[in-house]
RNA sequence: UACUUAUCAAGAGUGACCGAGGGACCAGGCCCAAUGACGUCCGGCAACCUCCUCUAAUGGAAAGGUGCCACAUCCUGCAGAAUGAACGUUUCAUUCUGAAAGAUAAGUC
Numbered sequence: 001u002a003c004u005u006a007u008c009a010a011g012a013g014u015g016a017c018c019g020a021g022g023g024a025c026c027a028g029g030c031c032c033a034a035u036g037a038c039g040u041c042c043g044g045c046a047a048c049c050u051c052c053u054c055u056a057a058u059g060g061a062a063a064g065g066u067g068c069c070a071c072a073u074c075c076u077g078c079a080g081a082a083u084g085a086a087c088g089u090u091u092c093a094u095u096c097u098g099a100a101a102g103a104u105a106a107g108u109c
Base pairs, nucleotide, nucleotide: 002108003107004106005105006104007103008102013042015041016040017039021032022031023030026077027076028075029074043069044068045067048065049064050061051060052059073101078098079097080096081095082094083093084092085091086090
């Protein structure tokens, strides 16, 4: 780097430092941010790997390997369905389902 499987509306500080952009990429929207965002440290959350309960999990733990700590993966983008409105065989809006893309873990080459 690629592939497979699982998960992605729950949860997580009134701390310290820093100082201008940030919410993955592109586009549109909506937000966060000098009342200090983002990031770093500390702190915390969760429980994939792990450990324990004779086996085992729909139980428990959190030392270790990761991960995570505004907003649904912030929302939409592709396809389908329902409803509604324009209207004339299409367009738009809302909701739902699925896909794609992405993130994380475990495994394989």
The RNA shown here (SAM riboswitch aptamer (S box leader)) has 109 nucleotides and comes from Bacillus methanolicus.
Lineage of the source: Bacteria > Bacillota > Bacilli > Caryophanales > Bacillus.
Its mean pLDDT, the model's own confidence on a scale to 100, is 82.
The RNAcentral record of the sequence draws on Rfam and Ribocentre.